Two RNAs folded together computationally: RNase P RNA and transfer RNA, 448 nucleotides in total.
It holds a member of the Rfam family "Bacterial RNase P class A". Rfam describes the family as follows. Ribonuclease P (RNase P) is a ubiquitous endoribonuclease, found in archaea, bacteria and eukarya as well as chloroplasts and mitochondria.
[in-house]
RNA sequence: CAGCGGGGCCGGACGAUUGCAGCGCGCAAGCGAUGAGGAAAGUCCGAACUCCACAGAGCAGUGUGCCGGGUAACGCCCGGGAUCCCAUCGUCAAGGAUGGGAGACGGCCAGUGCCACAGAGAACAUACCGCCCGCGUUCGCGCGGGUAAGGGUGAAAAGGUGCGGUAAGAGCGCACCGGGCGCGCAGUAAUGCGCGUUGCAUGGUAAACCCCACACGGAGCAAGACCAAAUAGGGAGAGAGCUGUGCGCAAGCACUGCGCGUGUCGGCUCGGCGCGCCAAGAUCUCCGGGUAGGUCGCUUGAGCUUGCCAGCGAUGGCACGCCUAGAGGAAUGAUCGUUUAAACAGAAUUCGGCUUACGAGCCCCGCUGCCUG
RNA sequence: UGCCCGGUAGCUCAGUGGCAGAGCAGGUGACUGUUAAUCACUUGGUCGCUGGUUCGAUCCCAGCCCGGGCAGCCA
Repeated sequence: CAGCGGGGCCGGACGAUUGCAGCGCGCAAGCGAUGAGGAAAGUCCGAACUCCACAGAGCAGUGUGCCGGGUAACGCCCGGGAUCCCAUCGUCAAGGAUGGGAGACGGCCAGUGCCACAGAGAACAUACCGCCCGCGUUCGCGCGGGUAAGGGUGAAAAGGUGCGGUAAGAGCGCACCGGGCGCGCAGUAAUGCGCGUUGCAUGGUAAACCCCACACGGAGCAAGACCAAAUAGGGAGAGAGCUGUGCGCAAGCACUGCGCGUGUCGGCUCGGCGCGCCAAGAUCUCCGGGUAGGUCGCUUGAGCUUGCCAGCGAUGGCACGCCUAGAGGAAUGAUCGUUUAAACAGAAUUCGGCUUACGAGCCCCGCUGCCUG
Repeated sequence: UGCCCGGUAGCUCAGUGGCAGAGCAGGUGACUGUUAAUCACUUGGUCGCUGGUUCGAUCCCAGCCCGGGCAGCCA
């Protein structure tokens, strides 16, 4: 310098004019400062907050899943482990060493299921070709037996490599690697290392049922709370007398004047009317629920900046300082000039994550190649 | 704003690990003087897209895209 991989930063700038929103000041005109994002998105997780439900326990259901830590919490983040992939090195080969990267990484010797086609055989296995032995032979081969090294099939074939061994072979024997079991050491743990022992049938699939461990009540700001019109509906009350004079102890009776009136419908009373009593409707008054409408929830919060400290880190602690949109048809815009490459996109209860979309660059780290010293 | 469903042939739908189907529509042929109906044969698929799990995915899982529906109060 180039290529590849990983991580981080920025998210147009400056000026002028003119709007919009909620605030503050002002009697008013107006003035002042402030005003979208890294994803405001998808609504995929986790919470705060609010209302409803709730004796206790179990079952069902859903979710999570190596170990440790962080956090209010999480399926997120950090650190570690094992596995896999890539590059380089190394080995006869396998195992391995160094560096980088990736992932939903508990358990299929608890049980059950599935493994199409192909293939001899797909899970307590098998013999198609081949190899070897014996017998027969018309010399093409046939029959019986041994074998699982080689070929073939398949995604997968019952430990791997090498040497010995054998009729041919085979953990049949040995060495190394891998696995099982036991012990010891290191580590909080996952796990690693070492020693001993065992020739070693325990295939894959749990994003198949399932088992194990842990967690989980439901709804969501159109949650919910307060004030409260008109209309309808609910409840309670009123619903025809009143004034004056006289008599009477009083209940009451008589008379006069005024008001209302189709003295409302029904029942009781009564020979009938009136007075009186009961219930109902119209009407009037009041009360409660509650819609429209208004107010709150609504932005000071697991908040932000800087510094120091603890920690490998995520993160936490302390100190000083700061206030940074809050609408309700819903603001954050438009025009002009200069300059660049300006994309994805725009808040609606609020936070912490994840995922997805996206512009031109810059910075850091790692690997490989080439050049120079 | 919040919540819940769906996407398979031109249309309406089934299929839920092992070669993607049915009805209608379309095409060709038969029947008929002709058409319709009927009969036979047949064309037609990025299973919305991209990844992952698996030997193997329409199906299982995750993330996107598109479409549809529901909501408060009173009676």